[in-house]
Context: one part of a larger RNA
RNA sequence: AGCAAGUGGGGGAUGCCUGGGCACACAGAGGCGACGAAGGCCGUGGUAAGCUGCGAUAAGCCAAGGGGAGCGGCACACACGCAUCGAUCCUUGGAUGGCCGAAUGGGGAAACCCGGCCGUCGGUAACGGCGGUCAUCCCGUCGCAAGACGGGAAGCGAACCUGGGGAACUGAAACAUCUAAGUACCCAGAGGAAGAGAAAUCAACCGAGAUGUCCGUAGUAGCGGCGAGCGAACCGGACCGAGCCCAAACCGAUCUCCUUGUGGGAUCGGGGUUGUAGGACCCACGCACGGUUCCAUCGAAGUCAGCGGAAGUCCCCUGGAAAGGGGCGCCAGAGACGGUGACAGCCCGGUAUGCGAAGACGACGUGGUGGAGCUAGUGGAGUUCCUGAGUAACGCCCGGUACGAGAGUCCGGGCGUGAAACUGGGGGGACCACCCUCCAAGGCUAAAGACUCCUGUGUGACCGAUAGUGAACGAGUACCGUGAGGGACAGGUGAAAAGCACCCCUGUGCGGGGAGUGAAAGAGAUCCUGAAACCACUUGCUU
Numbered sequence: 001a002g003c004a005a006g007u008g009g010g011g012g013a014u015g016c017c018u019g020g021g022c023a024c025a026c027a028g029a030g031g032c033g034a035c036g037a038a039g040g041c042c043g044u045g046g047u048a049a050g051c052u053g054c055g056a057u058a059a060g061c062c063a064a065g066g067g068g069a070g071c072g073g074c075a076c077a078c079a080c081g082c083a084u085c086g087a088u089c090c091u092u093g094g095a096u097g098g099c100c101g102a103a104u105g106g107g108g109a110a111a112c113c114c115g116g117c118c119g120u121c122g123g124u125a126a127c128g129g130c131g132g133u134c135a136u137c138c139c140g141u142c143g144c145a146a147g148a149c150g151g152g153a154a155g156c157g158a159a160c161c162u163g164g165g166g167a168a169c170u171g172a173a174a175c176a177u178c179u180a181a182g183u184a185c186c187c188a189g190a191g192g193a194a195g196a197g198a199a200a201u202c203a204a205c206c207g208a209g210a211u212g213u214c215c216g217u218a219g220u221a222g223c224g225g226c227g228a229g230c231g232a233a234c235c236g237g238a239c240c241g242a243g244c245c246c247a248a249a250c251c252g253a254u255c256u257c258c259u260u261g262u263g264g265g266a267u268c269g270g271g272g273u274u275g276u277a278g279g280a281c282c283c284a285c286g287c288a289c290g291g292u293u294c295c296a297u298c299g300a301a302g303u304c305a306g307c308g309g310a311a312g313u314c315c316c317c318u319g320g321a322a323a324g325g326g327g328c329g330c331c332a333g334a335g336a337c338g339g340u341g342a343c344a345g346c347c348c349g350g351u352a353u354g355c356g357a358a359g360a361c362g363a364c365g366u367g368g369u370g371g372a373g374c375u376a377g378u379g380g381a382g383u384u385c386c387u388g389a390g391u392a393a394c395g396c397c398c399g400g401u402a403c404g405a406g407a408g409u410c411c412g413g414g415c416g417u418g419a420a421a422c423u424g425g426g427g428g429g430a431c432c433a434c435c436c437u438c439c440a441a442g443g444c445u446a447a448a449g450a451c452u453c454c455u456g457u458g459u460g461a462c463c464g465a466u467a468g469u470g471a472a473c474g475a476g477u478a479c480c481g482u483g484a485g486g487g488a489c490a491g492g493u494g495a496a497a498a499g500c501a502c503c504c505c506u507g508u509g510c511g512g513g514g515a516g517u518g519a520a521a522g523a524g525a526u527c528c529u530g531a532a533a534c535c536a537c538u539u540g541c542u543u
Base pairs, nucleotide, nucleotide: 001542002541003540004539005538006537007536008535009534015528016492017491020463021462022460023459024458025457026456027455028454029452030451031156032155039100040099041098042055043054044053046078047077050074051073061094062093063092064091065090066089070082071081072080105114106113107112115134116133117132118131119130120129121128122127136153137152138151139150140149141148142147160191161189162188163187164186165185171178175225201208202207212239213238214237215236216235222230223229243444244443245442246388250270251269252268253267254266255265256264257263258261275422277387278386279385280384282380283379284378285377290375291374292373293372294371295370296369297368298367302361303360304359306355307354308353312328313344314327315326316325317324329346330345331335337349338348339347393417394416395415396414397413398412399411400410403429424439425438426437427436428435479486480485499527502514503513504512505511
């Protein structure tokens, strides 16, 4: 020096555990904000650095309800207090709520600086304190106006939704049309959903009868450097189910204009709302039930604290400890789950089941009651009037439709041209005819459906501390970066602190040896288990 074994050190793998995560189901909720939000800064405790709570009334104040013995948060100490005259705690309602922040009196390098007006307090005064108030924009009312008054907006929020804009990598084994993709991303806006929606729709000579979503149709018909790829609809089956209102003709009122006429215009009221055309106008009959909207009032289930709730702590054994083993019982609408010194239906909390609210929500919903408003058709005659215009259509150029210019319809946009009036007009995939079908150029509309920042309950061939969230722990922390931003490491004594009184060595240290506690201290504080690398010592062998 090497090898081997042993004993230790070192280290923190492994096993076990879980106060944390992950995914989903059902139910709830789907918003908060000028009555100042979300989010912060700074304070606030007897001692108080952090977290939590709270706001100069500051781990809190008031009231009501619940509850019933301890309590002064995490947090285990000392001191001092509170509580059966009912505290702490839980629920509901209220009060207070510094400063910044949409931030809104003005300014500003957020949490700071400086004002006006009214009131009040201190001061002789200068001045200062306190309370209130003072941004902008939109709408309405009043006003000649200046302006006053009333109402509203703003900002934040995870995804879902609608609209306005809108890539590239990539794929095509290169690449340009194409694809990726109307995706990502940016912007605007809304709601608990949004959007769509009551046929100028489809269909096929039979018929259907708003919209949406799902399944099928179907990877079909098609589109496509006919490459890569893209990719319907009709129709059928489900879920759900709901239909309405204007404009116009015509009638009237008010105001207004002038070319005074059976005039025009504006506003309001009546009327009216469709395609087997309908309505106005004229004639005849009819005028109720019901429906709907608004207002007032009552107000359910349920939710927001809780309460009751069966049956062994019987004997023996092992053990530190019984819930284990043996024996004998009991309950069960309860043998879910968690805890308790090892594995507990009967020990504890609970569970099945039953009960419970002064107050709040539910509740601008729904249902009942009352009141007010609105809501009318049927038949006939005639063919006088009305039925959405810079619209439809056409041309050029684009976009959307699965459809890339194609035979290219249909829907939408820009520019140009520019109709008809029911004997009218659109569509049926160029176009024409016949036939069929529908009625554009105004508007509203629940449900079926998407999503989950959030709340409750429950579940898991989900993870178990290098896993599972980045985060089981004072984590979006420490730390890094000018900044946008990036972003950790880190869990476990024991059943119970019983956390080692006392003695000794020592530097009054660290550490250790006794003693003591404990089942165990080789569980002694980064303390369960305690692998390997690596280090030391002892013994043996080899050189």